[in-house]
């Protein structure tokens, strides 16, 4: 040079297969319990879904190209 597979929320990550309301745990904050913390109970906020273009009535999800990562062949 080829090939294959990954990029979602502070982190891990599920959703893709089979397009139809973005979601978990952990962290955070607020409260509640507690003499305090801590765990424990609840509630919140947190996501340009790695960019960029296409198809579509509607894309995280199909096409395409681009950047990053990792593996394999040379």
């Nucleotide at each position: 040079g080829g090939g294959c597979u990954c990029u979602u929320a502070g982190u891990u990550u599920a959703g893709c297969u089979a397009g139809g309301u973005a979601g978990a745990a952990c962290a955070a904050u607020u409260g509640g319990c507690u003499c305090u913390u801590a765990a424990c109970c609840a509630a919140u906020a947190g996501g340009u879904c790695a960019g960029g273009g296409g198809u579509u009535c509607g894309a995280a999800u199909c096409c395409c190209c681009u950047a990053g990562a990792g593996c394999c062949c040379a």